This is a predicted structure of a 350-nucleotide part of an RNA (small-subunit ribosomal RNA, central domain) from a Candidatus Parcubacteria bacterium. The sequence was found in a public genome assembly. Its Rfam family is "Bacterial small subunit ribosomal RNA". Rfam links the family to the GO terms structural constituent of ribosome and ribosome. The coordinates come from a structure-prediction model, not an experiment, and the mean pLDDT is 89.

[in-house]
Context: one part of a larger RNA
RNA sequence: CUGGGCGUAAAGGGUCCGUAGGUGGUUAUGCUAGUCGGUCGUUAAAGAUCCGAGCUCAACUCGGGGAAGGCGACCGAAACGGUAUAACUUGAGGAUGCGAGAGGCUAGCGGAACUCACGGUGUAGGGGUGAAAUCCGUUGAUAUCGUGGGGAACACCAAAAGCGAAGGCAGCUAGCUGGCGCACUCCUGACACUGAGGGACGAAACCCUGGGUAGCGAAUGGGAUUAGAUACCCCAGUAGUCCAGGGCCUAAACGAUCUUGACUAGCUUUUGGGAGUAUCGACCCUCUCAGAGGCGUAGCUAACGCGUUAAGUCAAGCGCCUGGGGAGUACGAGCGCAAGCUUAAAACUC
Numbered sequence: 001c002u003g004g005g006c007g008u009a010a011a012g013g014g015u016c017c018g019u020a021g022g023u024g025g026u027u028a029u030g031c032u033a034g035u036c037g038g039u040c041g042u043u044a045a046a047g048a049u050c051c052g053a054g055c056u057c058a059a060c061u062c063g064g065g066g067a068a069g070g071c072g073a074c075c076g077a078a079a080c081g082g083u084a085u086a087a088c089u090u091g092a093g094g095a096u097g098c099g100a101g102a103g104g105c106u107a108g109c110g111g112a113a114c115u116c117a118c119g120g121u122g123u124a125g126g127g128g129u130g131a132a133a134u135c136c137g138u139u140g141a142u143a144u145c146g147u148g149g150g151g152a153a154c155a156c157c158a159a160a161a162g163c164g165a166a167g168g169c170a171g172c173u174a175g176c177u178g179g180c181g182c183a184c185u186c187c188u189g190a191c192a193c194u195g196a197g198g199g200a201c202g203a204a205a206c207c208c209u210g211g212g213u214a215g216c217g218a219a220u221g222g223g224a225u226u227a228g229a230u231a232c233c234c235c236a237g238u239a240g241u242c243c244a245g246g247g248c249c250u251a252a253a254c255g256a257u258c259u260u261g262a263c264u265a266g267c268u269u270u271u272g273g274g275a276g277u278a279u280c281g282a283c284c285c286u287c288u289c290a291g292a293g294g295c296g297u298a299g300c301u302a303a304c305g306c307g308u309u310a311a312g313u314c315a316a317g318c319g320c321c322u323g324g325g326g327a328g329u330a331c332g333a334g335c336g337c338a339a340g341c342u343u344a345a346a347a348c349u350c
Base pairs, nucleotide, nucleotide: 003322004321005320006319007304008303012318014201015200016199017198021194022193023192025088026087027086028085029084030083031082032081034080035077036076037075038074039073040072041071042070043069049065050064051063052062053061054060091191092188093187094186096183097182098181099180103177104176105175106174107173108172109171110154114150115149116148117147118146119145120144121143125136126135162169163168206247207246208245209244210243211242215241216240220236221235222234223233258317259316260315261314262313263312266295267294268293269292270291271290272289273288274287275286276285299306300305323350324349325348332343333342334341335340
């Protein structure tokens, strides 16, 4: 390379949008450089192959036959593909009517806890630990009551629940705003799928400027422990954690499982919608669509396990893997304020 693979062995890009490209629903007709059939020409000889012959055999040599395939020309076919025209509605999108939701952004508001300040009561301890000590306290702490200030996070509800493309999202209210589901089958009429490059988003930490700082708390100081203790435990505590704007772009960014479509037993739980039945009404019951869980048939799997939310059976497109170390490193390049990120080897070695 041909292949074979990617949940856990190496391997799914962090996520979405989308350019080129690849792929493409149903019907009819025309054309046809792909496709299929045929004829002719050409593809030197030798070699290879089949048949036969000559050296005693063989190697070797000689004679004859035949391709397959490629290229060119011509004739034909029209199922598939392409193309053109006309049409369709099931894919896709839209309209209408309902519906659920921590989806996003902005502003305002609320209570509990904590902490600080002041005031009252009150007196000798408090705090902390395995035990202690550092620490706080007679300049009155801890405890308790009242008033006021401040910052951060939102107990119960709460769920195997919900929403979002992912990251992620939770007190309440209002405003602005994205997506989704169901019903009806009204409209458009293939408008679709995937997506190299590209663009946008992207936890935490970190960086820059300004603000803020209650609690927590890298670093740091102190007390312990210990042989030591640059730790685990304790007392303090700066950056940070919070806000606004800008940057960084990584992760066990995980379902370690790419996206889209089709098909293939069921049982059960749950969320949202609809229909039927029932009813005065609401439940109950049956069916159905969309999601989220548990179990399980066939099948798959090295096993574990997966199993209509597939890791089953197929199709389209993209990404990725190819023994361990060296190494996600060096060099080069792009990006970044920096930290560094992305792309990504080799020698050597087992």